[in-house]
RNA sequence: GCGGGAUUAGUAUAGUGGCAGUACGUUUGCUUCCCAAGCAAAAAGUGCCAGUUCGAUUCUGGUAUCCCGCUCUA
Numbered sequence: 001g002c003g004g005g006a007u008u009a010g011u012a013u014a015g016u017g018g019c020a021g022u023a024c025g026u027u028u029g030c031u032u033c034c035c036a037a038g039c040a041a042a043a044a045g046u047g048c049c050a051g052u053u054c055g056a057u058u059c060u061g062g063u064a065u066c067c068c069g070c071u072c073u074a
Base pairs, nucleotide, nucleotide: 001070002069003068004067005066006065007064010024011023012022013021018054026042027041028040029039030038047063048062049061050060051059
């Protein structure tokens, strides 16, 4: 230098052009003498910038970080 992949909640991980889920965790409540467990509820997320579109997390371009492979040079 070239090519490919990944980026979604605190962590891990699905997913789809039309309200973004699951598990664990966190908080609150119920239950219990207390704790744990259990049950219920809540908060919390699409790396960034632009484009296409009625509508983008999804499609396109660029960019950032990480991972893998290839090539050249001295």
Predicted 3D model of a 74-nucleotide RNA (transfer RNA) from Candidatus Falkowbacteria bacterium RIFCSPLOWO2_02_FULL_45_15.
Taxonomically the source falls in Candidatus Falkowiibacteriota (Bacteria, Bacteria candidate phyla).
Its mean pLDDT, the model's own confidence on a scale to 100, is 80.
It matches the Rfam family "tRNA". Rfam links the family to the GO term triplet codon-amino acid adaptor activity. The family's RNA type in Rfam is transfer RNA. About the family: Transfer RNA (tRNA) molecules are approximately 80 nucleotides in length.